[in-house]
RNA sequence: UCCUCGGUAGCUCAGUGGUAGAGCGACGCACUGUUAAUGCGUUGGUCGCUGGUUCGAUCCCGGCCCGGGGAGCCA
Numbered sequence: 001u002c003c004u005c006g007g008u009a010g011c012u013c014a015g016u017g018g019u020a021g022a023g024c025g026a027c028g029c030a031c032u033g034u035u036a037a038u039g040c041g042u043u044g045g046u047c048g049c050u051g052g053u054u055c056g057a058u059c060c061c062g063g064c065c066c067g068g069g070g071a072g073c074c075a
Base pairs, nucleotide, nucleotide: 001071002070003069004068005067006066007065010024011023012022013021018055025043026042027041028040029039030038048064049063050062051061052060
């Protein structure tokens, strides 16, 4: 330098054009002598940044940033 995969909730990840979800976590309540476990409820987001396409973008296109993998360069 090039190719490729990824960046979405505190964490691990879904979601491939029509107002973004799950599990875990945190908080509250119930239960219990207490804790744990269990049950119910609550809490959750500039979808990496910036432009473009579109009636509409997490999703498609361009540029940039960060991380993983591969290739090249080594005159």